[in-house]
């Protein structure tokens, strides 16, 4: 200097260890053969002092999450009815989140802005208590700089 950094891999969110038994309504049926449970990493709630709040009162309130706000317009149902207010739908705007395969930053394009839950209740919090660690998906813009690894050559 050159090549390549796409396949028991990638992404969205979440790993790893060791065990063969778990559960139930129980002559047997259902899961499993890393399942249920454990441990260890991570993530997350609830909970003192002190500090903060002086805000909640059915307009209820809070949590996990990126999943808000805000115009417009249709339907519905309400009222203090030539206009408001709630709910579902469509369309756009701002904010916000993702991904485009070695890292970061930049362009560029593509998407997404959901669901659930708790259960009148929570501020932060040591110590203590608990909860998750699933289910799904399937990229070809090899664009620019900057830099890191294998690997060959001189």
């Nucleotide at each position: 200097a050159u090549u390549c950094g796409a396949a028991a891999c990638u992404c969205c969110a979440u790993u790893g260890u060791a065990c063969a038994g778990c559960u139930g309504g129980a002559g047997c049926a259902g899961c499993a053969c890393a399942a249920u449970g454990a441990c260890a990493g991570c993530g997350g709630g609830g909970g003192a002092a002190c500090c903060g709040a002086u805000u909640c009162u059915u307009u209820g309130g809070g949590g996990u999450g990126a999943g808000u706000u805000u115009u417009g317009u249709u339907c519905a149902g309400g009222a203090u009815u030539u206009u408001c207010c709630u709910g579902a739908g469509c369309a756009a705007a701002a904010g916000g989140g993702g991904c485009a395969a070695c890292u970061u930053g930049g362009g560029u394009g593509c998407c997404c802005u959901a669901a659930c839950c708790c259960g009148u209740c929570a501020g932060c919090u040591a110590a203590c208590c608990u909860c998750g660690u699933a289910g799904g998906a399937g990229u070809a813009c090899g664009c620019c700089a900057a830099g890191c690894g294998c690997a060959u050559u001189a």
This is a predicted structure of a 154-nucleotide RNA (c-di-AMP riboswitch aptamer (ydaO/yuaA leader)) from a Bacillota bacterium. Taxonomically the source falls in Bacillota (Bacteria, Bacillati). Rfam family: c-di-AMP riboswitch aptamer (ydaO/yuaA leader). From the family's description: This family represents a conserved RNA structure found upstream of the ydaO and yuaA genes in Bacillus subtilis and related genes in other bacteria.